The prediction has a mean pLDDT of 78. Predicted 3D model of a 334-nucleotide RNA (Bacterial RNase P class A) from a Betaproteobacteria bacterium. The RNAcentral record of the sequence draws on ENA. A source record names the gene rnpB.

RNA sequence: GAAGCAGGCCGGGCAGUCGCGCCGCGCGAGCGGCGAGGAAGGUCCGGACUCCACAGGGCAGGGUGACGGCUAACGGCCGUGCGCGGUGACGCGACGAACAGGGCCACAGAGACGAGUAUGCGCGGCGCGAGCCGCGCGGACGUGAAACGCGGCAACCUCCACCCGGAGCAACACCAAAUAGGCAGGCGAGGGCGCCGCAAGGCGCCGGGAGCGCGGCCCGCGCGAGCCUGCGGGUAGGUGGCACCGAGCCGGACCGGUAACGGCCGGCCCAGAGGAAUGACUGCCACGUCGGGCAACCGAUGCACAGAAUCCGGCCUACAGGCUUGCUUCGCCC
Numbered sequence: 001g002a003a004g005c006a007g008g009c010c011g012g013g014c015a016g017u018c019g020c021g022c023c024g025c026g027c028g029a030g031c032g033g034c035g036a037g038g039a040a041g042g043u044c045c046g047g048a049c050u051c052c053a054c055a056g057g058g059c060a061g062g063g064u065g066a067c068g069g070c071u072a073a074c075g076g077c078c079g080u081g082c083g084c085g086g087u088g089a090c091g092c093g094a095c096g097a098a099c100a101g102g103g104c105c106a107c108a109g110a111g112a113c114g115a116g117u118a119u120g121c122g123c124g125g126c127g128c129g130a131g132c133c134g135c136g137c138g139g140a141c142g143u144g145a146a147a148c149g150c151g152g153c154a155a156c157c158u159c160c161a162c163c164c165g166g167a168g169c170a171a172c173a174c175c176a177a178a179u180a181g182g183c184a185g186g187c188g189a190g191g192g193c194g195c196c197g198c199a200a201g202g203c204g205c206c207g208g209g210a211g212c213g214c215g216g217c218c219c220g221c222g223c224g225a226g227c228c229u230g231c232g233g234g235u236a237g238g239u240g241g242c243a244c245c246g247a248g249c250c251g252g253a254c255c256g257g258u259a260a261c262g263g264c265c266g267g268c269c270c271a272g273a274g275g276a277a278u279g280a281c282u283g284c285c286a287c288g289u290c291g292g293g294c295a296a297c298c299g300a301u302g303c304a305c306a307g308a309a310u311c312c313g314g315c316c317u318a319c320a321g322g323c324u325u326g327c328u329u330c331g332c333c334c
Stems, first nucleotide, its partner, number of pairs: 001330010012285007020035006037305001041316002044314005049168004061164005066080005081095001082093004096159002101157002103153003113149002120137007172240004182231006191206006211223004248268005254263003287302006
């Protein structure tokens, strides 16, 4: 210098104006504080938490699978062994069992685990004969990834070992309207006459009526067979869960450990709604691209993926551009 391998990090900065959400203070105008990510994403694993179920064990179903360790737990991470790939740094690996059983093994080939092809040998039968047929022995060449060897395949079923109860914050808990329905208690007219009808009953008139309506009260008018109170369940709605004390975050030149990780010390409190805030503009600076200019510089333009919703640990996926550490191979120079 050129190719690569493995990791870590940033992912615009500052100021001003206007605006949004939450919290605190203030009678108020307002003031102060905080306000997305490395993936907040996919919802693929694992937990916390909540409710339901549960003596124990098994079946079914799902998952994992070398050995040891880390961890709250894991299918994650670390270390080691082995196998494969790479000159190498390094990468990848569900990496238990194929004499328990079933299944599969493309094409080619007689044959893919069942058996047996050609030449040959023996016996028998048929045929005048060359020969043909059947049975037995023996088994190439060749094909193919693999050819009879107790073959290969278990991210095929299966067996073995181990793990897993189910549902999820729309969990769940509390408060609690209106309407309808439930239970209990209380109040309430159901009378007379006539007509029709075999009857059940219907119609008409008079009377009685708790309660309701006409805005509150009285009168009045109308409707009139139900009305009132209490209790309990559920719904709408509201509050908590839920956002300061945690598997918490940051730093350490400290301790243990190869490491993952653990311990100790110091510092910090770090978004939070409930149709869901976290934005817009301007100026300067930084960076990239383009154009002009010998240059200093000037002008234009651009800046990814994405966006919290109970929380946490992982995995995977997306990402303009940029910074950085260690290592490998090759070439050249001293």